[in-house]
RNA sequence: GCCGUUGUAGCUCAGUUGGUAGAGCACGUCCAUGGUAAGGACGAGGUCCCCAGUUCGAUCCUGGGCAACGGCU
Numbered sequence: 001g002c003c004g005u006u007g008u009a010g011c012u013c014a015g016u017u018g019g020u021a022g023a024g025c026a027c028g029u030c031c032a033u034g035g036u037a038a039g040g041a042c043g044a045g046g047u048c049c050c051c052a053g054u055u056c057g058a059u060c061c062u063g064g065g066c067a068a069c070g071g072c073u
Base pairs, nucleotide, nucleotide: 001072002071003070004069005068006067007066010025011024012023013022019056027043028042029041030040031039049065050064051063052062053061
């Protein structure tokens, strides 16, 4: 230098062939116990990496950029 994959909640990851997003763990409140752990219920938490384009509408499609990883030279 070229090619590919990935980027979504504090962490690990789903997701939708376009209609404003979920799980587990973690966190908060409550239940429960003589008390704790385990357990149960509820809840909070996300400009879906950035910019532009297409579209009535983009996390998803297109182009560019950034970062991580891998391959080739």
Predicted 3D model of a 73-nucleotide RNA (transfer RNA) from a Patescibacteria group bacterium. Its mean pLDDT, the model's own confidence on a scale to 100, is 81. The organism belongs to Bacteria candidate phyla, within Bacteria. Its Rfam family is "tRNA". Rfam's curators write: Transfer RNA (tRNA) molecules are approximately 80 nucleotides in length. It was read from a public genome assembly.